[in-house]
Parts: sequence; structure tokens; C1' cells
RNA sequence: GCACUAGUAGUGUAGGGGUAUCAUGCAAGAUUCCCAUUCUUGCGACCCGGGUCCAAGUCCCGGCUAGCGCA
Repeated sequence: GCACUAGUAGUGUAGGGGUAUCAUGCAAGAUUCCCAUUCUUGCGACCCGGGUCCAAGUCCCGGCUAGCGCA
């Protein structure tokens, strides 16, 4: 230099055009003499910029980061 793969709550992940899933975490409450466990409720995310589209996490282009391969 070229090619491929990936980037989503604090952490790990699903979703491949129609207001983002689950677990864990955190907060409050219930239970308990207290703690733990358990249960309920809530909080919290689409790497950045642009394009296409009525609508983009998803498709396209460029960039950044990580991994891997070729030279």
C1' cells in the first nucleotide's frame, strides 16, 4: 500500500429498512431482626461525517479504531 471482518447501555450481546433484545450493572421498593437470595419498577447504548429512502443500527461512500491476511 491492497483486501477481508468487526465496532450497539459501565460490561457482554441480539437485531440486517418501520421508535433497539436479553443478561449483568446501578437506583428505588417489597421480603428479612440484619445481610445475602428472590420478586417488582426505573435508569442506561447504535464509532464519526456524508448519501439513498417517506423512514437507516440495518443499504452505499469516506474516515477512525481493533483483528486478520497478502505484498

This is a predicted structure of a 71-nucleotide RNA (transfer RNA) from Xenopus tropicalis. Its mean pLDDT, the model's own confidence on a scale to 100, is 83. RNAcentral holds the sequence, with entries from GtRNAdb and Rfam. Its Rfam family is "tRNA". Rfam's curators write: Transfer RNA (tRNA) molecules are approximately 80 nucleotides in length. NCBI's taxonomy places the organism under Eukaryota, Teleostomi, Euteleostomi, Xenopodinae, Silurana.